A computed fold for a 393-nucleotide RNA from Bifidobacterium psychraerophilum DSM 22366, annotated as Bacterial RNase P class A. The sequence is in RNAcentral, with records from ENA and Rfam. The model forms 93% of the base pairs in the Rfam consensus. The source organism's lineage runs through Bacteria, Actinomycetota, Actinomycetes, Bifidobacterium and Bifidobacterium psychraerophilum.

RNA sequence: UGAGACCUCUUGAUGGCCGCGGCGUGAACCUGGAACAAGCGAUUGGGAAGGGUUGGCGCUGAGGAACUUCCGGGCUCCAUAGAGCACGAUGGCGGAUAACGUCCGCCCAGGGUGACCUGAGAGAUAGCGCAGCAGAGAACAGACCGCCCGGGCCUGAAGGUGACUUCAGCCCAGGUAAGGGUGAAACGGCGGUGUAAGAGACCACCGGGCCGCUGGUAACAGCAGGCCGCAUGGCAAGCCUCAUCGGGAGCAAGGCCAAGCAGAAGGCGUUAAGGGCUGCUCGCCCGUGCCUUCGGGUAGGCUGCUAGAGCUUGAUGGCAACAUCAAGUCGAGAUGGAUGGCCAUCCAUCCUGCAAAGGAUGACAGAACCCGGGGUAGAAGAGGUCUCAACCA
Repeated sequence: UGAGACCUCUUGAUGGCCGCGGCGUGAACCUGGAACAAGCGAUUGGGAAGGGUUGGCGCUGAGGAACUUCCGGGCUCCAUAGAGCACGAUGGCGGAUAACGUCCGCCCAGGGUGACCUGAGAGAUAGCGCAGCAGAGAACAGACCGCCCGGGCCUGAAGGUGACUUCAGCCCAGGUAAGGGUGAAACGGCGGUGUAAGAGACCACCGGGCCGCUGGUAACAGCAGGCCGCAUGGCAAGCCUCAUCGGGAGCAAGGCCAAGCAGAAGGCGUUAAGGGCUGCUCGCCCGUGCCUUCGGGUAGGCUGCUAGAGCUUGAUGGCAACAUCAAGUCGAGAUGGAUGGCCAUCCAUCCUGCAAAGGAUGACAGAACCCGGGGUAGAAGAGGUCUCAACCA
């Protein structure tokens, strides 16, 4: 210098004008009627707290993903003797954590020259199932070509006086899994011995399995240690087996206050509906009007609600994820749902232009109970560590 790998960070800046949500403050108006005072009393005066509306002032107001709602947890209500089945999720080992399907470290397998990346990575002699196309044959397999043995003879060639012999071809029956060919995969590889030709049939080496030993917490690794000629292949994101985990619903959870209407109880009244008992009056009962109280609770309001597994910095422990400690800090809280618009200057990128300058654009996206992750979207910029190649000193 070029090409890469990994880990982080930022999410345009400043000012002005207009507008919106939240909190605080203060003003005006509306509402509200407490304390207290007067009075024998009815009552009168009195005006506080609180609530509402409209201006003013101050502070504050989206994200790294607020998206998705895919996991996990807090919180809330409901359910719940115990165990099992079913269902779902997870699946190398160790650690981190409130927990996780996340993260960290390591192991193994695959990819890359490398930094590094990818992996649902338990079990295939528990059982069932599946394997398209191609191919002769796809699971205790298989003979298409080839190779070999035997038999037959229609044929050809050579030899021979001839009987016949040899070779080639064809047909039939058999052997053979070494070679060719098919396939993702063909029942260990390669060399030799052996054989009619062959074959773990046998042997050496390599590979594999089991056991043992050594190292490691473990996954696992190593071994010129022993045994086994090595039949029992692949798919478990097909069913299944094993192990571990999982009660349900969700802030429209849940809690509190509570008009109006209806209901219940009590009191008072009836000239201000009426009815029943009766010949009439009183009275009683039902009903009715008003008042008081009560429980449940609709509209509506308040709460839950944003100070938390919080954030920043530092120290210590740890390879790390992370943990502990100290100091500092407060950063939205709507409910038809605010967080916006315009202008100017600068910044970044692109375009035009010799230049001066001019123009365009500023991604993805928008909180709703709160956290920890995963996934997805995305314009541009910044920092760090490392790898490979070439060159220079």